[in-house]
This record gives sequence, C1' cells and structure tokens, in this order.
RNA sequence: CACCGACAAGAGCUACCCUCCUCGAAAGAGACGGGGCGCAAAGUCCUUGACCUAAGUCCCAUAAGGAUAUGGUUGCAAGGAUUACCGAA
Repeated sequence: CACCGACAAGAGCUACCCUCCUCGAAAGAGACGGGGCGCAAAGUCCUUGACCUAAGUCCCAUAAGGAUAUGGUUGCAAGGAUUACCGAA
C1' cells in the first nucleotide's frame, strides 16, 4: 500500500416503537430525548430498474372513477464514481 474483518478497543450510523415539534396535497422528510432490531461503508454522489404518493395536468357530459412525477423511498435491487476509523488472524 492492497485485501480482509476479531466475542479486540474507541468512535459512528440506525429499522421499528414511545415523546414532541416543523415542512408537505399526499407519499414522505427533518429536529430533541428514551428504548431498541441491526449495519464494517446502513459515508457521499450518479445511472437504470422497482416501489409509494397524485397537488397540478389529462381522460370522462358532470360526479364518481381512471392515467400521469415534475414529489418521494437505498435499512428496495443492480452497476459505477469517490472518501474514511481501528488493526488480531
């Protein structure tokens, strides 16, 4: 330096639940505290797909209903770029 990942040490992230507030049409996102399944890139970014929602728009004579992402989800999948803590075998 590259790999690898320990019943090591320190640090980190955090599904879900509870409390509470903000943003949003919704899906969902963010913040404080507590519990807690898990994660060695469950750090960041990009592409494609999948999934969620349907404000607006369109279809419909109207209503009902339907279609649609320009709104979202990576702790959904695959691929790619880039950076990083520790050091047993």